[in-house]
RNA sequence: AAAUUUUACUAGGGGCACCAGCAAUGGUUGAGAUGAACCCUUUGAACCUGAUCAAAUUAACAUUUGCGUAGGGAAGUAAGUUUAAUAGAUG
Numbered sequence: 001a002a003a004u005u006u007u008a009c010u011a012g013g014g015g016c017a018c019c020a021g022c023a024a025u026g027g028u029u030g031a032g033a034u035g036a037a038c039c040c041u042u043u044g045a046a047c048c049u050g051a052u053c054a055a056a057u058u059a060a061c062a063u064u065u066g067c068g069u070a071g072g073g074a075a076g077u078a079a080g081u082u083u084a085a086u087a088g089a090u091g
Stems, first nucleotide, its partner, number of pairs: 001083004006079005011041004016035001017028004047072003053066004
């Protein structure tokens, strides 16, 4: 000087389904199904629109892939890590 896979703090953004049941509640999946927890913050697929979308799959949702070099979408500080150059010290 450049880059950034990392971490912390503060602030902000986001989602909360399906099945059974009168209800309480139970079962399934997922990071997370209203917890001060989880995830994400422009190098932005957290999340929204498209979408009552398509394929695989499931008891059903969820999940995966496509859609997607489609359109939107919320930041600062500090520390750390890596690489290069120069100077000094040591061997």

About this RNA: A computed fold for a 91-nucleotide RNA from Weissella soli, annotated as TPP riboswitch aptamer (THI element). Its mean pLDDT, the model's own confidence on a scale to 100, is 76. The sequence is in RNAcentral, with records from Rfam. The organism belongs to Weissella, within Bacteria.